This is a predicted structure of a 528-nucleotide part of an RNA (small-subunit ribosomal RNA, 5' domain) from an uncultured bacterium. The prediction has a mean pLDDT of 85. Its Rfam family is "Bacterial small subunit ribosomal RNA".
Context: one part of a larger RNA
RNA sequence: GAUGAACGCUAGCGGCAGGCUUAAUACAUGCAAGUCGAGGGGCAGCACGAAUAGCAAUAUUUGGUGGCGACCGGCAAACGGGUGCGGAACACGUACGCAACCUUCCCAGAACAGGUGAAUAGCCCUGCGAAAGUAGGAUUAAUACACCGUGAGAUAUAGAGUUGGCAUCAGUUUUAUAUUAUAGGUAGCAAUACCGGUUUUGGAUGGGCGUGCGCCUGAUUAGGUAGUUGGUGUGGGUAACGGCCCACCAAGCCUUCGAUCAGUAACUGGUGUGAGAGCACGACCAGUCACCCGGGCACUGAGACACGGGCCCGACUCCUACGGGAGGCAACAGUAAGGAAUAUUGGUCAAUGGACGCAAGUCUGAACCAGCCAUGCCGCGUGCAGGAUGAAGGCCCUCUGGGUUGUAAACUGCUUUUAUCUGGGAAGAAAAAAGGGCAUUCAUGCUCACUUGACGGUACCAGAGGAAUAAGCACCGGCUAACUCCGUGCCAGCAGCCGCGGUAAUACGGAGGGUGCAAGCGUUAUCC
Numbered sequence: 001g002a003u004g005a006a007c008g009c010u011a012g013c014g015g016c017a018g019g020c021u022u023a024a025u026a027c028a029u030g031c032a033a034g035u036c037g038a039g040g041g042g043c044a045g046c047a048c049g050a051a052u053a054g055c056a057a058u059a060u061u062u063g064g065u066g067g068c069g070a071c072c073g074g075c076a077a078a079c080g081g082g083u084g085c086g087g088a089a090c091a092c093g094u095a096c097g098c099a100a101c102c103u104u105c106c107c108a109g110a111a112c113a114g115g116u117g118a119a120u121a122g123c124c125c126u127g128c129g130a131a132a133g134u135a136g137g138a139u140u141a142a143u144a145c146a147c148c149g150u151g152a153g154a155u156a157u158a159g160a161g162u163u164g165g166c167a168u169c170a171g172u173u174u175u176a177u178a179u180u181a182u183a184g185g186u187a188g189c190a191a192u193a194c195c196g197g198u199u200u201u202g203g204a205u206g207g208g209c210g211u212g213c214g215c216c217u218g219a220u221u222a223g224g225u226a227g228u229u230g231g232u233g234u235g236g237g238u239a240a241c242g243g244c245c246c247a248c249c250a251a252g253c254c255u256u257c258g259a260u261c262a263g264u265a266a267c268u269g270g271u272g273u274g275a276g277a278g279c280a281c282g283a284c285c286a287g288u289c290a291c292c293c294g295g296g297c298a299c300u301g302a303g304a305c306a307c308g309g310g311c312c313c314g315a316c317u318c319c320u321a322c323g324g325g326a327g328g329c330a331a332c333a334g335u336a337a338g339g340a341a342u343a344u345u346g347g348u349c350a351a352u353g354g355a356c357g358c359a360a361g362u363c364u365g366a367a368c369c370a371g372c373c374a375u376g377c378c379g380c381g382u383g384c385a386g387g388a389u390g391a392a393g394g395c396c397c398u399c400u401g402g403g404u405u406g407u408a409a410a411c412u413g414c415u416u417u418u419a420u421c422u423g424g425g426a427a428g429a430a431a432a433a434a435g436g437g438c439a440u441u442c443a444u445g446c447u448c449a450c451u452u453g454a455c456g457g458u459a460c461c462a463g464a465g466g467a468a469u470a471a472g473c474a475c476c477g478g479c480u481a482a483c484u485c486c487g488u489g490c491c492a493g494c495a496g497c498c499g500c501g502g503u504a505a506u507a508c509g510g511a512g513g514g515u516g517c518a519a520g521c522g523u524u525a526u527c528c
Stems, first nucleotide, its partner, number of pairs: 001527003005524005012380006018373002020338001025336003029333002034075003039072002042068002046066003049062005081292004092214007101207002106203007114148004124137005153180012184195004216263003223254003228251006235245002266288004270281004293314005316327004344370001346369003352366001353364004383414004393405005420464005428455001435448006472517005477498003483512005493500002
C1' cells in the first nucleotide's frame, strides 16, 4: 500500500459498487419453462347468443360464438441460472490444421408437394388400487404414423474425360445401375396473398476433432507400461480420424531435457504490490471447462448421456390401509447446522434479452428495481465573521502573583448545504408493437393518430423558519508527529522491536494539555 474481511469503540447524509472465503452439509414452504386453437379430436369450467317451459323471477338444453381444463401434435425445454466437486489434462491460453466432420432455427439459389391406408390418446363403458397409478372393451382426428408413385438433386457402385494438390486424394463434365421426399393451415366467392412442408447447393452461426508452444510442488517417488506400442482386416462403431472397440501378427512405447507415483489446484483476460524485473492472488465482471444427492447407463433430439427428463444401484428423508409409493435448492428468497463472518420467504415484465406465436399476447427469481449491512471507494456536512475584563472553571508553577486551556466561550452580526415541513415534478418510451396512408428494389422505408413506467410522487426544482438536526477514535520513551502533575512502588500492569515498573515513572493507571486521522479510528488475519 491492499482486502469478498472479522473484532472493539463510535456514527449525520448521499452516489456507485460489493455481500456464506466455512459444510459440493441437510433442506419445510412458495415461485424459477413454457407456448401455439391460424396443426387436431373435442367442450370440463367461464362469458355471450339461441331454443324450450313459465306472466315473470328462474330452470333446462344447445360447440352456435368468444375462448379453453385435460388430451394428441409442433417448437422450446441442450439457452438462460448456480457452484468449483473433479481434473496437472490438448482442461485452459495462444497459434495453426481437418483432403477426417456435424449444424434446428436464419439468409440466398434450384426442384417438388400426385395417390392411398392402418391405428392411437382424448370422450364413453367395465374393472383393480389406500395412494401413486394402472388393466380391458368400443369408437374417433391430425402438420402424429405407415405405404405406393415421381427424382431436379443427393448417396453408393462401375466406366470415360479434364483441372488441381501435401500422401491417402479433391473438384468438375458425362454414362449406366440401385436407393432415397412431403402437410397442410388462415383470409378470400375466386384469382391470389401470407404462414408453413420435402429434397438439395452455398453461406452464416454454433459446435466436434488433431497438433506446436506455454501451464504448481516433491527424487526422503527411478524405473513405468499387455490394448501397453505398431501393423493387417473395403472388420465393428462414430457426424468424423483413431486401440475408440474386436480378431490375428510383431515387440514395441515412455523416461534424469524427470517417465511413473504422491501432494496441491478449475484455467484465462486480469487483480494486488513494486521504479522495474519479479512475487502473490484468480472475490465481483467477461470467455472456456467441469459438475447439479454419490455412482453407472442409455433414450429422445440438429444438439444431452440432459440441474427443476428417464432407468438401475446406494445413502438419506417423507407418505402408507404394510401390499406399495414419493423426493433431490451448487435457481431466487428462506430454514437448520457449521463458523470470527456474509442480506428480503420484496416489486415489475416499464426497459434490455430469451422461448413460443401470423399477431394480439403469454411465460420469464434472466433482467431491471426496491429492502438490509459504514463492507469498500468517492462526495458533502456538523457553521462563518467579529469579539480581551485575555471572564468563570480546570490544570501547572518559583503562588498577594503568573502561565495555559484561549478568540475558545459569553456577546454581536450573517448564512441555511444538510435535516424537517410545504408545493411542483422528470429522463429512462417510441427509434417499439398493433391500426390508417404513401413509396418501393417486395419486406422494408417514410409518415399520421392512439396506447404503455415496476422504480416513484423517487431524482430534481422552488419556498419557509431556525445555528438550528450531526464527532469520534488511536497515540504522545526511541523508531514516530505529540509533556506535565497525581496515584502505584519489579506490585498492578505495558509491549510491534529495543525495552519500562524495586518511592521523584514524559513507557503502568487517571487528569490537564498536545499530536495524527476523521464518519470513521484502532486491533487481528493475509499478500506485496